[in-house]
RNA sequence: GUGAUCCUCACUGGAGAGAGUCGGGCCGUCGUCACCCCCAUGACGCGCGCAGCCCGGCCACCGAAGGGGCAAGCCCGCACCGCACAGGCUCACUGGCGCGACGGGUCAAUCUCUCAGGUAAAGCGGACAGCGAGGGCAGC
Numbered sequence: 001g002u003g004a005u006c007c008u009c010a011c012u013g014g015a016g017a018g019a020g021u022c023g024g025g026c027c028g029u030c031g032u033c034a035c036c037c038c039c040a041u042g043a044c045g046c047g048c049g050c051a052g053c054c055c056g057g058c059c060a061c062c063g064a065a066g067g068g069g070c071a072a073g074c075c076c077g078c079a080c081c082g083c084a085c086a087g088g089c090u091c092a093c094u095g096g097c098g099c100g101a102c103g104g105g106u107c108a109a110u111c112u113c114u115c116a117g118g119u120a121a122a123g124c125g126g127a128c129a130g131c132g133a134g135g136g137c138a139g140c
Stems, first nucleotide, its partner, number of pairs: 001140002006135004011130003018059001020058007027049003030045005060119003066115001067113003073106005081100003085095003
């Protein structure tokens, strides 16, 4: 100097699944009733707010924040089993993890689980991918 992988930042793309149900609370608006009337206030309404908003329970569902699980491979071990090997007297038997099996460890994903998260549209979020800038280990 270059600099795969990697880290940070910016931009672009980026899926799935109940506007479920029950209970509680709240806001706006409308109607009825009470206070003799109006206003105000209060109560009620399977009234309305293109299925209003918030919280909790329950059921169903989704997988692409995060998190958990594992295959081969690799590493370790020898309680049991088989093979090879060695000893022994050919037989009985003994030794021994070299190999397999077995046991343990490590172990990826868009696979899998669904703890977390999410389930109209939009927005937010979003694994991952592309591109650019900066940083930077190894290597050259």
Description
Glycine riboswitch aptamer from Aquabacterium olei, 140 nucleotides, folded computationally. The prediction has a mean pLDDT of 79. Rfam family: Glycine riboswitch aptamer. About the family: This family represents the bacterial glycine riboswitch. The source organism's lineage runs through Bacteria, Pseudomonadati, Pseudomonadota, Burkholderiales and Aquabacterium. The RNAcentral record of the sequence draws on Rfam.